[in-house]
The prediction has a mean pLDDT of 82.
The RNA shown here (transfer RNA) has 73 nucleotides and comes from an Oscillospiraceae bacterium.
RNA sequence: GCUUGUGUAGCUCAGUUGGCAGAGCAACUCUCUCGUAAAGAGUAGGUCAAGGGUUCGAUUCCCUCCACAAGCU
Numbered sequence: 001g002c003u004u005g006u007g008u009a010g011c012u013c014a015g016u017u018g019g020c021a022g023a024g025c026a027a028c029u030c031u032c033u034c035g036u037a038a039a040g041a042g043u044a045g046g047u048c049a050a051g052g053g054u055u056c057g058a059u060u061c062c063c064u065c066c067a068c069a070a071g072c073u
Stems, first nucleotide, its partner, number of pairs: 001072007010025004019056001027043005050064004
């Protein structure tokens, strides 16, 4: 230099042939307990790496760009 893949909640990851963004763990609150842990119930947390385009509508399609990983040279 070229090719491919990954980037989504604090962490690990789903999601989608374009139509209200989710799970587990973690955090917080409540119940239970003499108290703690465990268990149960609930709450909050996201510019879907970034910029632009197409579209009535984009996490999803297209272009550019950044970071990381693998391969080739």
Its Rfam family is "tRNA". Rfam describes the family as follows. Transfer RNA (tRNA) molecules are approximately 80 nucleotides in length. By type it is a transfer RNA.